[in-house]
Molecule: transfer RNA
Organism: Parcubacteria bacterium DG_74_2
RNA sequence: GCCCCCGUAGUUGAAUGGAUACAAUGCCGCGCUUCGGACGCGGAGGUUGAGGGUUCAAAUCCUUCCGGGGGCA
Numbered sequence: 001g002c003c004c005c006c007g008u009a010g011u012u013g014a015a016u017g018g019a020u021a022c023a024a025u026g027c028c029g030c031g032c033u034u035c036g037g038a039c040g041c042g043g044a045g046g047u048u049g050a051g052g053g054u055u056c057a058a059a060u061c062c063u064u065c066c067g068g069g070g071g072c073a
Base pairs, nucleotide, nucleotide: 001072002071003070004069005068006067007066010025011024012023013022018056027043028042029041030040031039049065050064051063052062053061
């Protein structure tokens, strides 16, 4: 330099172009308990890497850039 893949809560992942982006874990609160790090209930936490485009509608499709990984030279 060329090609391919990935980027979504703190973390690990899910989500056919369609409703309010979902779960586990972690965090906070309450309950339970001799105690709680176990168990039960509730809560907060996301501009879906950034910009632009297509569309009635984009996490999803197109494009440029940024970051990470892999292959070739």